[in-house]
Molecule: transfer RNA
Organism: Callosobruchus maculatus
RNA sequence: ACCGCCAUAGCUCAGCCGGUAGAGCGUCGGGCUAGAAUUCCGGAGGUCGCAGGUUCGAAUCCCGCUGGCAAUC
Numbered sequence: 001a002c003c004g005c006c007a008u009a010g011c012u013c014a015g016c017c018g019g020u021a022g023a024g025c026g027u028c029g030g031g032c033u034a035g036a037a038u039u040c041c042g043g044a045g046g047u048c049g050c051a052g053g054u055u056c057g058a059a060u061c062c063c064g065c066u067g068g069c070a071a072u073c
Base pairs, nucleotide, nucleotide: 001072004069005068006067007066010025011024012023013022019056027043028042029041030040031039049065050064052062053061
């Protein structure tokens, strides 16, 4: 330089062909216990990397940029 993949909650990741964003772990509150652990119930937490475009509607499609990974030269 060029090509491909990835970027979604504190962490690890889902999200099928565009239709109002989820799980596990963690965290907080409660139940249980003499008290813990385990376990059960509930809650909070996300401008979906940034900025545009298309669309009635974008995490998803298109363009540009940023960062990361791998390959080629």